[in-house]
Molecule: c-di-GMP-I riboswitch aptamer
Organism: Anaerolineales bacterium
RNA sequence: AGGUCGAAAAGGCAAACCCGGUGAAAGCCGGGGGCGCAAAGCUAUGGGUCUAAGACUAUAUCCAUUGGUUAUGAUUGCCAGGCCGCCGAA
Numbered sequence: 001a002g003g004u005c006g007a008a009a010a011g012g013c014a015a016a017c018c019c020g021g022u023g024a025a026a027g028c029c030g031g032g033g034g035c036g037c038a039a040a041g042c043u044a045u046g047g048g049u050c051u052a053a054g055a056c057u058a059u060a061u062c063c064a065u066u067g068g069u070u071a072u073g074a075u076u077g078c079c080a081g082g083c084c085g086c087c088g089a090a
Base pairs, nucleotide, nucleotide: 005088006087012037013036017032018031019030020029021028022027035077041083042082043081045080046079047078048075049074050073054070055069056068057067058066
């Protein structure tokens, strides 16, 4: 120096919830907040999960309502892969 591992130390991130914004929704952004996290840093690459605007489809009548199917949408704090990284006890 590197790998495994995760005591200590310096720090870091920020769940639920509340307020504001945004979106069709899932969700996301900002402020507060702190459940927790050794990658809870980055990356939608594989899987899973969520949503269904649009598209297709069913119905009684080429409408409407309602339902069903479907990501190109979302989730990295669901799991895994890839990339980068702080510290150094057993």